[in-house]
RNA sequence: GAGUUUGAUCUUGGCUCAGGAUGAACGCUAGCGGCAGGCUUAAUACAUGCAAGUCGAGGGGCAGCAGGGUGUAGCAAUACAUCGCUGGCGACCGGCGGACGGGUGAGUAACGCGUACCCAACCUACCUUAUACAGGAGCAUAGCCCCGGGAAACUGGGAGUAAUACUCCAUAACAUUGCGGAAUCGCAUGAUUCUGUAAUUAAAGCUCCGGCGGUACAGGAUGGGGGUGCGUCCAAUUAGUUUGUUGGUGGGGUAACGGCCUACCAAGACUACGAUAGGUAGCUGGCGUGAGAGCGCGACCAGCCACACUGGAACUGAGACACGGUCCAGACUCCUACGGGAGGCAGCAGUAGGGAAUAUUGGUCAAUGGAGGAAACUCUGAACCAGCCAUGCCGCGUGCAGGAUGAAGGCCCUCUGGGUUGUAAACUGCUUUUAUCAGGAAAGAAAUCUUUGGAUUUAUCCGAAGUUGACGGUACCUGAAGAAUAAGCACCGGCUAACUCCGUGCCAGCAGCCGCGGUAAUACGGAGGGUGCAAGCGUUAUCCGGAUUUACUGGGUUUAAAGGGUCCGCAGGCGGGUCUUUAAGUCAGUGGUGAAAGCCCAGAGCUCAACUCUGGAACUGCCAUUGAUACUGGAGAGCUUGAGUAUGGUUGAAGUGGGCGGAAUGUGACAUGUAGCGGUGAAAUGCUUAGAUAUGUCACAGAACACCAAUUGCGAAGGCAGCUCACUAAACCGUUACUGACGCUGAGGUACGAAAGCGUGGGUAGCGAACAGGAUUAGAUACCCUGGUAGUCCACGCCCUAAACGAUGCUAACUCGGUAUGUGCGAUAUACUGUACGUGCCCAAGCGAAAGCGUUAAGUUAGCCACCUGGGGAGUACGUUCGCAAGAAUGAAACUCAAAGGAAUUGACGGGGGUCCGCACAAGCGGUGGAGCAUGUGGUUUAAUUCGAUGAUACGCGAGGAACCUUACCUGGGCUAGAAUGCAUUGGGACCGUCCGGGAAACCGGUCUUUCUCUUCGGAGACUCUUUGCAAGGUGCUGCAUGGUUGUCGUCAGCUCGUGCCGUGAGGUGUUGGGUUAAGUCCCGCAACGAGCGCAACCCCUAUCCUUAGUUGCCAACAGGUAAUGCUGGGGACUCUGAGGAAACUGCCCGUGCAAGCGGUGAGGAAGGUGGGGACGACGUCAAAUCAUCAUGGCCUUUAUGCCCAGGGCUACACACGUGCUACAAUGGCAAGUACAGAGGGUAGCUACACGGCGACGUGAUGCCAAUCCCAAAAAGCUUGUCUCAGUUCGGAUUGGAGUCUGCAACUCGACUCCAUGAAGCUGGAAUCGCUAGUAAUCGCGUAUCAGCAAUGACGCGGUGAAUACGUUCCCGGACCUUGUACACACCGCCCGUCAAGCCAUGGGAGUUGGGUGUACCUGAAGACGAUAACCGUAAGGAGUCGUCCAAGGUAAAACCAGUGACUGGGGCUAAGUCGUAACAAGGUAGCCGUA
Repeated sequence: GAGUUUGAUCUUGGCUCAGGAUGAACGCUAGCGGCAGGCUUAAUACAUGCAAGUCGAGGGGCAGCAGGGUGUAGCAAUACAUCGCUGGCGACCGGCGGACGGGUGAGUAACGCGUACCCAACCUACCUUAUACAGGAGCAUAGCCCCGGGAAACUGGGAGUAAUACUCCAUAACAUUGCGGAAUCGCAUGAUUCUGUAAUUAAAGCUCCGGCGGUACAGGAUGGGGGUGCGUCCAAUUAGUUUGUUGGUGGGGUAACGGCCUACCAAGACUACGAUAGGUAGCUGGCGUGAGAGCGCGACCAGCCACACUGGAACUGAGACACGGUCCAGACUCCUACGGGAGGCAGCAGUAGGGAAUAUUGGUCAAUGGAGGAAACUCUGAACCAGCCAUGCCGCGUGCAGGAUGAAGGCCCUCUGGGUUGUAAACUGCUUUUAUCAGGAAAGAAAUCUUUGGAUUUAUCCGAAGUUGACGGUACCUGAAGAAUAAGCACCGGCUAACUCCGUGCCAGCAGCCGCGGUAAUACGGAGGGUGCAAGCGUUAUCCGGAUUUACUGGGUUUAAAGGGUCCGCAGGCGGGUCUUUAAGUCAGUGGUGAAAGCCCAGAGCUCAACUCUGGAACUGCCAUUGAUACUGGAGAGCUUGAGUAUGGUUGAAGUGGGCGGAAUGUGACAUGUAGCGGUGAAAUGCUUAGAUAUGUCACAGAACACCAAUUGCGAAGGCAGCUCACUAAACCGUUACUGACGCUGAGGUACGAAAGCGUGGGUAGCGAACAGGAUUAGAUACCCUGGUAGUCCACGCCCUAAACGAUGCUAACUCGGUAUGUGCGAUAUACUGUACGUGCCCAAGCGAAAGCGUUAAGUUAGCCACCUGGGGAGUACGUUCGCAAGAAUGAAACUCAAAGGAAUUGACGGGGGUCCGCACAAGCGGUGGAGCAUGUGGUUUAAUUCGAUGAUACGCGAGGAACCUUACCUGGGCUAGAAUGCAUUGGGACCGUCCGGGAAACCGGUCUUUCUCUUCGGAGACUCUUUGCAAGGUGCUGCAUGGUUGUCGUCAGCUCGUGCCGUGAGGUGUUGGGUUAAGUCCCGCAACGAGCGCAACCCCUAUCCUUAGUUGCCAACAGGUAAUGCUGGGGACUCUGAGGAAACUGCCCGUGCAAGCGGUGAGGAAGGUGGGGACGACGUCAAAUCAUCAUGGCCUUUAUGCCCAGGGCUACACACGUGCUACAAUGGCAAGUACAGAGGGUAGCUACACGGCGACGUGAUGCCAAUCCCAAAAAGCUUGUCUCAGUUCGGAUUGGAGUCUGCAACUCGACUCCAUGAAGCUGGAAUCGCUAGUAAUCGCGUAUCAGCAAUGACGCGGUGAAUACGUUCCCGGACCUUGUACACACCGCCCGUCAAGCCAUGGGAGUUGGGUGUACCUGAAGACGAUAACCGUAAGGAGUCGUCCAAGGUAAAACCAGUGACUGGGGCUAAGUCGUAACAAGGUAGCCGUA
């Protein structure tokens, strides 16, 4: 810096990523070289070999080897014996070295390490510088030899022997010790020097004659030992620890100081600046990262420490308590003759084991270094090299140039073509690093030593020649041939560079986070292409970074996590002004130190680099010293403004104790009085005729104090309210006087601390957990009601928590104003103003994520305290402290999630509020729901009952018309480039049509006949059949891939934009407000001004009039004519038709209002406030409907899911629902007579009229392509008659019979007619629908579809023609404003808890197992110290014995930690489980906190 909480926003906050690094590991891959690195785990166990020896110039010697001598045998070669004679040398005595080098990191939180200083308290072999000395004597012992024991390891005895082994004597001081003296110095003890005196103590020889050694002492150097300051991990759920402990004296011990040890004495010592106990860990130079500060690490290299199978112990030695030494104990392994022995790879290799994981049982002492030696030399798994490993870093290469028919192939696409792979390849030319082969060929080597020359101080030094290389015939150089020998890995949704196709279909899988995958996946798998890095690339693990996410640099705490409930106050931290002094902090200079390596800079060497070397700088630190004195600190003096005291007032529900009061309530008594009271949404339980409730009087009881009263006051907080008295405390104001910084804060600590709760004893009127009853309810362990115990009250003692809140710690200073109020003071004053201290509101600056805060800060500063670091688990568990208990305080982890939050925004929602509208309710009228039938749907059935539509917004819907067809379904029979169409093509022919056979038909087979147009006579064209080819076809799937179309909210009044302004932003403003409207309609106002889509208007129909035109329409007047009729001539007047126009705009009047507008039985007008109706449907919502109207992506199918045909089905039928028709009758039925429409349709048609038939209809026939003719009768209505309340003269279902019509065909399955039959039904439960006027209701008429029709449907038309609306409380839907919200898939939302299931981690748990540590007791090896008569020894001394200490071991009781445990507790997670509905809206009883 980015991703991730949200619909979006800002913020808080966690998680995650991009970078660097590694002693790494794993996966895939691999050409070369250089340099480096390589058991992080089991300090597990180790086979085998090697890793420390050397000296013969210390010694006795001589086993083995070599040489030689002698002897024997032999001709000789040679063999045997012998001689230490020589070179040398096993074993032995002796010296030096085995304390270095090498390994490991178990232990250790320590003077262990780092750094600085000190030792006047010390040692130091070998080396070095000086001085001095080395005389004499003696006793042994190993080896060798002899005899034994034992399996072995090893060991006993005897004899005899040497030394640079050992002992004694002598000599001896500048040594040591004791006692003295003097001087100088220091740092307290004291040190140094000089000096007197007494005592004590040394030695080793060898030799090549050069020398090498020995002893004593004093210095040096080197290496060590000791002490001190400072620094050095985690946690207080470890708070007290300690008895040699702290100190002193005497003694011992040590190289040396010291409780290091011991005896005695004292009672100290450490600790909140973290002792003690616990956990973890070797420390450092440095390494990684980071801008730095930091954080993490301590491999390799270097310094220090510790360890060497585990534990203990000492010996030797200059040095060890000793890796390749000793003793003891233990575990383990091995050998054994069972008696007893041996061993210690954390040296180098190597083995087993563990593990994700780490190499060769290599070469050489050539170099460097070490031990011994005079030296040669020997030894050296130190070291130098080589081997293995891409483990890392660095370098090189796998070719370079040209080359477009942009080849083939692959992949993709909009596919006769294009794009990409891609100059990539082929092909041409060039080069040869590396690899391969051949040849040459180093440096590292200088010393030592040998020979030799020179110089000289005789010790040595300088030259010359010769000798010495593991690596290695290696690096390097030269030559040869030939592009020849050499590229992979990861990724491609965003972060993050890189995109397409196919497969798969919430599967398989991916995933660092967000998240992909449920049929079009750039996210899975494959491919093509691309991107990144490259002999590597990815993954995993770990560390730092990003993370300012522990904040010193550099954070926070009103609401996000976070201010302690409050005061007082010890320690601590911080602290007013002046002067003097000091110099601790602070600052500066100088000196020492800060190892080397590393880092940085410069230079140099390997062809470069890595790497290495040289020099410089740095090492920010510590110590010492000199100086400065502003600030802080220390000391002293003095000051008054901070703080306090005195004095005079004022104020208040401040506290404690006592006394008193009235109202109300309850109870009791009496009285009056009678049937109810009480209670609720409604009731009931309850009380009451034994007299309640109500009313009155009196009495008693307990608790609380109306009005005053407030936005008030007081108190540290909790909290405090009738009146009064006493005691106590505080604040404020005024006035001057006094003290003189006495102050602020405050970890621990102490005190106070609402309510509930606990204990003891009282009290108990009202209220009232628990409990009981009554209701409510699906249930109701609740809400409501009736009762009612604890409690509430008092005294004393506990508890100590609250949403103990201003969710805001205390103190001090500073920073605009306005307003209200409480208490003082000032002025004569109740006015008013000033001032001080409080209490509130509004605001400037500023702050804040915003809301907001704003002199009462959340502003600007200072001081101190407290607290926070993602959500859950959890304020839980364990431990501890407190408590009588309840519980409080302190306070985790495993595990789990990618969020959890804050503020604000826009919506949506609310059983929130306000305003308003709608046949939404109400007021009415008529229906549905009951019956029969029609029709649609569900269900069921079926071979099939094709498909779709399913709350409102499916259900007389798609379908405006299923007998065949339609038809998509089923059964059966057939066809396969196909039934249709286009283009090209072959052949034939006009096409058409006829006939025959099979068949249900489709279809199959056969047969007959026929030649259109033009013509240049070759042929061409049209049409049709046929062959072939290219495009087939699909009512198969996906309406959740789509277009188009449609429904609904809704004809609701809304939905937006530009610019400006406001806001960090989402967004707001405009569009809100005041009015008004049917309307975001209009007016006014306004940080808005305008605009768009909607509303309205413009369009159509209709209501009035005018103009115009009059045929098929009309007929007033005129004329003619008929039985009659606009029938005819004519006419345009009227009606009407259809074209144009007028008319309505709140225009006028009155009232009202600012206006818009509203009101009016107003006027006028045909019509009045949108006149009525229609078309017209904003942004959008419902993944709404439709792939079966059509179109279309993708998928599927191709002798079938396509096509043809016959028959069947879509018409089934126990049942359920929707929509309708007809009814149930008298406002009616029937019969007869009679009147008045509108709008449509008609030539494959409508049909007048006549005739036949009861009729459907038939037969003739006429008019009309229509204002002309026809359908056509309108019906209700009106008049008259009849029926008389009944299952009827209502109702017509059902059924029988007979017919008509359409049609190829009415069986499944048509309509209609006639005759007969005459079912249910007597007005319909809960519930529910439509309608506000020419509307409902009621009456008929027409049309589309159509051969016909299941039409009672749909769409239109007119006739007759009502009732009601008080009103907006309620139901439903909607609009605007506002409010709340934990909702945003938006309340059909969200979400809580128990129970049930699975998985996971965890607490308790009778116990059980293990571990380390401490304590007590017992035992006690080796060793050390001490004691010691018997034995040994002349003695010194030793053996033995005894005592003390002590490792390991045993026993015991506790504590701690860990594992496990029947059972048990809660917790977390999991797709749809169960029960309820707690929370979010007034969440339907406001919620929440504490408590029971």
The RNA shown here (small-subunit ribosomal RNA) has 1492 nucleotides and comes from an uncultured prokaryote.